The part of an RNA shown here (small-subunit ribosomal RNA, 3' major domain) has 476 nucleotides and comes from Vreelandella aquamarina. The prediction has a mean pLDDT of 84.
[in-house]
Context: one part of a larger RNA
């Protein structure tokens, strides 16, 4: 002086309890694990791998198989030679390519050539998603947003240290008071940053409409207003300021005016020392090692989409707090010129044709949807609940047979709320509802993100798992 202990003592946190909603049973989607395969590429593997890398495998991606090919190469710098460069058409061929042939002659010049380009030829080198993340930068994950890690001086110990950092209160917090052989300091906590909730200037279009005053079947449509809302730049507000109580006259706590909001208002960004030889050599960069007519590179086809099984993770469901059918109400945040695409036509639809708008507070995506109001079904494997299959078709793409999405008609499985067990979540939260976006030609039930509606419940720390701190044993 750490660890560690089914020792001890404070303490904390959706850790436990109280609650509300699932997972585990069933179908399907998605990942793994295993088998299977020529090949199913590689990576991640307790928590902290398994809708992860992948914000998107029909070719491509693409790394892997199979068959064909290539050898200074698909890329980059250098040197010779010959030609501008490009550019038609044809045969072979699964294409990569190999052969033939057709147009053209260009810019700069000291007329020596030279700049970009192409073909061929030497060799120096390209070239590697090959191994090593236990050789390594970088970046990220975890303990943990947990309250912690240290130092310089001084003092104390033969010394390893140790004191500060321990003690009394106190805080989300090593916060902050008090005492104190320590006095100060640093990294971290908290402020500064962004948002969001209240108000005030200022501006007034594409946004908005109180009042005036036109016009309409109706609509801020138009003149016109700058008030309101809304945008969007600056401010102002909250700090335990004020008042009572409790305290140690101290930090602070508990009440209470006030105010739009109280005690960190709510969200976010932002992560000490340092653990895990945590992850990554396939984003990239790099030390060693290894390939060089191949472990480089092209180019067709396959495979990453298989399947007795096993898990993880979601989604629809098992219905009446609900299914259909009709009416009808209210968002917020985004997104668009290789896009969004009104209106009308046409077509049960998925969509298709014609075509206005908009580079967008101007047009458009665009219908919010649960919710209201009405009908209808009455407990049944159903008018629930959609796999699974068959016909037909739309649509993206050279290309939808391996292997895509969506529509229509027809089928209508299993499933009647789930066992051991297990998970989220303390409020605009949780649980429902819909909507956008980013990859993207086309392909989300993943992910990121908007908003509607909108609760239960916390006596309380005995226990269970994490952690903090003082303490004790210890053959580590």
């Nucleotide at each position: 002086u750490g660890a560690c202990g089914g020792g001890g003592g404070c303490c904390c946190g959706c850790a436990c309890a109280a609650g509300c909603g699932g997972u585990g049973g069933a179908g399907c989607a998605u990942g793994u694990g295993g088998u299977u395969u020529a090949a199913u590429u590689c990576g991640a593997u307790g928590c902290a791998a398994c809708g992860c890398g992948a914000a998107g495998a029909a070719c491509c991606u693409u790394a892997c198989c199979u068959a064909c090919u290539c050898u200074u190469g698909a890329c980059a710098u250098c040197c010779u030679g010959c030609g501008a460069a490009u550019u038609u058409g044809g045969u072979a061929g699964a294409g990569a390519u190999a052969c033939c042939u057709u147009a053209g002659u260009g810019c700069c010049u000291u007329c020596g050539g030279g700049a970009a380009c192409g073909c061929a030829g030497a060799g120096a080198c390209a070239g590697g998603u090959g191994c090593u993340g236990c050789a390594u930068g970088g970046c990220u994950g975890u303990c943990g947003u947990c309250a912690g890690c240290u130092c310089g001086u001084g003092u104390u110990g033969u010394g390893a240290a140790a004191u500060g950092u321990u003690g009394g209160g106190u805080u989300a917090a090593g916060u902050c008071c008090c005492g104190u052989a320590a006095c100060g300091a640093g990294c971290g906590c908290a402020a500064c940053c962004c948002u969001u909730g209240u108000c005030c200037u200022u501006a007034u279009u594409u946004g908005c409409c109180a009042g005036c005053g036109c016009g309409u079947a109706a609509u801020g449509g138009c003149g016109g207003g700058a008030a309101c809302u809304c945008u969007a730049a600056g401010g102002a507000g909250a700090c335990u300021g004020c008042c009572g109580g409790u305290g140690a006259c101290a930090a602070a706590c508990c009440g209470g005016a006030g105010g739009a909001a109280g005690g960190u208002g709510g969200g976010g960004a932002c992560g000490a020392c340092g653990u895990c030889a945590a992850g990554u050599c396939a984003u990239c960069a790099u030390g060693g090692c290894c390939c060089u007519u191949a472990c480089g590179a092209g180019u067709a086809g396959g495979g990453c989409u298989a399947c007795a099984c096993a898990c993880g993770u979601g989604c629809u469901a098992c219905a009446a707090u609900g299914g259909u059918c009709g009416g009808u109400a209210c968002a917020a945040a985004g997104g668009g010129u290789u896009g969004c695409c009104a209106a009308c036509u046409c077509g049960c639809g998925a969509g298709a044709g014609u075509g206005a708008g908009c580079c967008a507070a101007u047009c458009c995506c665009g219908a919010a949807a649960a919710g209201c109001c009405g009908a209808u079904c009455u407990c049944a494997g159903u008018c629930c609940g959609g796999a699974u299959c068959g016909g037909a078709g739309u649509c993206u793409g050279c290309a939808a047979c391996u292997c895509g999405a969506c529509u229509c008609c027809g089928u209508g499985a299993a499933g009647u709320c789930g066992g051991a067990a297990u998970c989220g979540c303390u409020a605009g939260u949780a649980a429902u509802c819909g909507u956008g976006g980013a990859u993207c030609a086309g392909a989300a039930u993943g992910c990121c993100a908007c908003g509607g509606u909108g609760a239960a419940u916390a006596c309380g720390u005995u226990c269970c798992c994490g952690g903090g701190c003082c303490u004790u044993g210890u053959a580590c």
Record summary: Taxonomically the source falls in Vreelandella (Bacteria, Pseudomonadota, Gammaproteobacteria, Oceanospirillales).